[in-house]
Molecule: c-di-GMP-I riboswitch aptamer
RNA sequence: CGUCGAAAAAGGCAAACCAUCUGAAAGGGUGGGGCUGCAAAGCCAAGUGCCUAACGCGCGAAUCGCGCUAAGGUCGACUGGCCGCCGAA
Numbered sequence: 001c002g003u004c005g006a007a008a009a010a011g012g013c014a015a016a017c018c019a020u021c022u023g024a025a026a027g028g029g030u031g032g033g034g035c036u037g038c039a040a041a042g043c044c045a046a047g048u049g050c051c052u053a054a055c056g057c058g059c060g061a062a063u064c065g066c067g068c069u070a071a072g073g074u075c076g077a078c079u080g081g082c083c084g085c086c087g088a089a
Stems, first nucleotide, its partner, number of pairs: 004087002012038002017032006035076001042082003046079003049074003056068005
């Protein structure tokens, strides 16, 4: 330096759930909380997947319903890219 990841140490993150704010929704922010959780559960929505369907389009008919659609999301779904703490075997 690379690989690797310990019943190690110093630190770190935070699922469900609750409160509140935000958003059409999915989701997100903040505080609490901490998973038979995480060694990239740090960052990028680039590829694939997944979630939502406001706008738009279509159909029906009454001001609404249904269907399609991402330019909205998700990196705690996988891949890829960038950066990074510690050091036993």